[in-house]
RNA sequence: AAGUAGAGGCGCCUGCUGUAUCAGUACGUACAUCGGAUGUGUGCAGAGCAGAGGAAGGAUACAGAAAGGACAGCAGGCCGAAGUUCUGCGGGGAUCUGCAGCCGCGCGGUGCUGGGCAUACAGUUAAGAGCUGUAUGACUGUCAUCAAUUUAUGAUGGAGAGCUGCUUU
Numbered sequence: 001a002a003g004u005a006g007a008g009g010c011g012c013c014u015g016c017u018g019u020a021u022c023a024g025u026a027c028g029u030a031c032a033u034c035g036g037a038u039g040u041g042u043g044c045a046g047a048g049c050a051g052a053g054g055a056a057g058g059a060u061a062c063a064g065a066a067a068g069g070a071c072a073g074c075a076g077g078c079c080g081a082a083g084u085u086c087u088g089c090g091g092g093g094a095u096c097u098g099c100a101g102c103c104g105c106g107c108g109g110u111g112c113u114g115g116g117c118a119u120a121c122a123g124u125u126a127a128g129a130g131c132u133g134u135a136u137g138a139c140u141g142u143c144a145u146c147a148a149u150u151u152a153u154g155a156u157g158g159a160g161a162g163c164u165g166c167u168u169u
Base pairs, nucleotide, nucleotide: 001168002167003166004165005164006163009079011078012077013076014075015074016073017072018071019070028062029061030060033058034057038050039049040048042100043099044098045097046096047095082113083112084111086109087108088107089106090105092103093102114140115139117137118136119135120134121133122132123131124130142158143157144156145155146154147153
């Protein structure tokens, strides 16, 4: 240097099932009621559709979800596991088209982060849950240096492109 196999632990990610939450919310119906001309999930333009036989919006009654996220169990893949900034390509979302925006998915590139936890702030979210980022703190694994050495500890520092075992050169 190359290959191969491993370790860190409330370790990481994914799928399925169940449960709670989402929420008595959205949507729908009634046309009994207020309102009185627009509405069509963000804006603009065009088209179509609905609308004085009453639009948007409010209130009452009836009926009433889901997704995302969470917890538990099972299964699978793993140890830059994975996450994330920026960015490239491709697809999806509302009646349709065009331009822009927003959200989300898949595959890449680049940079940063050893890991989990707690606290604070910020963002996201229905959420005081969770997730993400930053900072601080102790803990933990690993290597280096120094010190001590009947011990396997302490201090300081670094980073996973690291560390350890084996094989080959």
Molecule: Lysine riboswitch aptamer
Organism: bovine gut metagenome